[in-house]
């Protein structure tokens, strides 16, 4: 740096240096000198991996104690190689623990919005059309994890 799939309304902060920004970006709206961002130091959440039990599933990939078929070699004993089979892993589901390990989070729903679909309301307002919403889906962006090239 690019792709895939999953979660995103809960939850969790104190010291120290140090000094003006900071909430990705862009519109609003916070938030900070009662100390932003940063660095280090202790702590805390939380359950993605990763660990522990059970269960599916074995299409496919690997491993191999252990059986079975076959080849090759050999006096014997022990080899070797290819095949399945059972079995453990990848994989998928269900629960658990948070003690160790990899990460991540610790102000506001990813603070909200933007595009698209519907809903309402208000315009003289049935249609269209604008606006508007402290209303719903649903994208796009982002953030984090676990896989892949």
């Nucleotide at each position: 740096c690019u792709c895939u799939c999953a979660u995103c309304g809960a939850g969790a902060g104190g010291g120290a240096c140090u000094g003006a920004g900071g909430g990705a970006a862009c519109g609003g709206c916070c938030c900070g000198u009662u100390g932003a961002a940063g660095u280090c130091c202790c702590g805390g959440c939380a359950a993605c991996c990763g660990c522990c039990g059970c269960g599916a599933a074995c299409c496919u990939c690997c491993g191999c104690c252990u059986c079975c078929u076959g080849g090759c070699a050999c006096g014997c004993c022990a080899g070797u190689c290819a095949g399945g089979a059972a079995c453990g892993g990848a994989u998928c589901g269900c629960g658990g623990a948070a003690a160790a390990g990899g990460u991540g989070c610790u102000a506001a729903u990813u603070c909200c919005g933007g595009c698209c679909c519907g809903g309402c309301a208000c315009g003289a307002g049935a249609g269209a059309c604008g606006u508007g919403c402290u209303c719903g889906g649903g994208g796009a962006a982002g953030a984090u994890g676990a896989g892949g090239a």
Annotation: This is a predicted structure of a 149-nucleotide RNA (SAM riboswitch aptamer (S box leader)) from Nocardioides bruguierae. Rfam family: SAM riboswitch aptamer (S box leader). Rfam links the family to the GO term regulation of gene expression. About the family: The SAM riboswitch is found upstream of a number of genes which code for proteins involved in methionine or cysteine biosynthesis in Gram-positive bacteria. Lineage of the source: Bacteria > Actinomycetota > Actinomycetes > Nocardioidaceae > Nocardioides.